[in-house]
Context: one part of a larger RNA
RNA sequence: UGUUGGUUGUCUGAGGGAAAGAUUCCACCAGUACGAGAGGAACCUGGAGUCGCAGCCACUGGUUUACCGGUUGUCUGACAAGGCAAAGCCGGGUAGCUACGCUGUAAAUGAUAAAAGCUGAAAGCAUCUAAGCUUGAAGCAUUCCCUGAAAAUAGACAGCCGUUCCCGAACACUUUGCAUUACGGUGCAAAGCGCUAGGGACGAGGGUGUCGGUAUAACACCGGCUUGAUAGGUCAGAGAUGUAAGAAGCGAGCUUCGGCGAGCUUUUCAGUCCACUGACACUAAAAACCCGAGG
Numbered sequence: 001u002g003u004u005g006g007u008u009g010u011c012u013g014a015g016g017g018a019a020a021g022a023u024u025c026c027a028c029c030a031g032u033a034c035g036a037g038a039g040g041a042a043c044c045u046g047g048a049g050u051c052g053c054a055g056c057c058a059c060u061g062g063u064u065u066a067c068c069g070g071u072u073g074u075c076u077g078a079c080a081a082g083g084c085a086a087a088g089c090c091g092g093g094u095a096g097c098u099a100c101g102c103u104g105u106a107a108a109u110g111a112u113a114a115a116a117g118c119u120g121a122a123a124g125c126a127u128c129u130a131a132g133c134u135u136g137a138a139g140c141a142u143u144c145c146c147u148g149a150a151a152a153u154a155g156a157c158a159g160c161c162g163u164u165c166c167c168g169a170a171c172a173c174u175u176u177g178c179a180u181u182a183c184g185g186u187g188c189a190a191a192g193c194g195c196u197a198g199g200g201a202c203g204a205g206g207g208u209g210u211c212g213g214u215a216u217a218a219c220a221c222c223g224g225c226u227u228g229a230u231a232g233g234u235c236a237g238a239g240a241u242g243u244a245a246g247a248a249g250c251g252a253g254c255u256u257c258g259g260c261g262a263g264c265u266u267u268u269c270a271g272u273c274c275a276c277u278g279a280c281a282c283u284a285a286a287a288a289c290c291c292g293a294g295g
Stems, first nucleotide, its partner, number of pairs: 005161007015147003021051007034039001052105005060099004067092005072085005107143004115135004164201004171194001173192008202294001205291004209225005230284003233280005239273003246267005253260002
């Protein structure tokens, strides 16, 4: 762009893709069938595992330069609080991502191949084949999964909107008036007319804008925009770390007898932080613009 008005949503499924599955063992059948004995099956069914594939993060583990704590050297005059040293090093660690963790990953039907057969002539017999018929595979097709109205026979269903209104030159035509005339007309002006070219209004919906993320290279996709919990913030919860600063008491010892003092206890399940959850319009999603069917 097309799909014969526009738009939003939900589908159908011609066609296309695929390996999403592959495989081992055990139990039962059964010490059965079979066999003199020795020995010794199978179908169905159930269970477990390995590899692959897909998904997920409640659990376990990893990561976690969010975060919390400890600590060394040095610097900011001291304390407190910090900077730098691979994140200085070390101990933990939520969300997210992830595997070493968890979940799923049947089978059936149909037509066949090789093959096994039935009936059966040509050829009085025989013969699975010539006519006809029955079986038969991890392979083929379908059910399942992904995609798929551009499938031109261009699909179906449902909702919404539309089937309008206004302005309108030039030009053509009609009527009237005036002027002119060679009497055939011609010119000028006014009114009407055409749903003319064109323009505008309305308008389901879409886009720009803007706040974001179940999405993400750009684009696209998804959600929100005050009739609002979309993001931030605050508060609360859940969670991480592990008991802050200040103060008080105790304190091995040292002392120039004035004091100094690692550390411990209490205040304190503290303090700090938070990617998760909820509540609250406090902040920002304002305003505005563009496209858009209309016979």
Large-subunit ribosomal RNA, domain VI from Candidatus Iainarchaeum sp., 295 nucleotides, folded computationally. Model confidence (mean pLDDT): 85 of 100. NCBI's taxonomy places the organism under Archaea, Candidatus Iainarchaeota, Candidatus Iainarchaeia, Candidatus Iainarchaeaceae, Candidatus Iainarchaeum.